[in-house]
Molecule: transfer RNA
Organism: Candidatus Scalindua sp.
RNA sequence: GGAGGCGUAGCUGAGUGGUUUAGCAGCGGCCCUUUAAGCCGCCGACGUAGGUUCGAUUCCUACCGCCUUCA
Repeated sequence: GGAGGCGUAGCUGAGUGGUUUAGCAGCGGCCCUUUAAGCCGCCGACGUAGGUUCGAUUCCUACCGCCUUCA
């Protein structure tokens, strides 16, 4: 230098155009003599910038970062 893949919550992951989903973690409550466990609830995210579209995490382009591969 060429090609390909990935980027979503503090962490791990799901999500083929119509309210962004879950587990763990964190916080609050219930239970318990207390802790743990269990149960209920809350908090918290689409790498950046454009484009297409009535509507974009999703499609397109560029850039940024990481990984793989070819030379």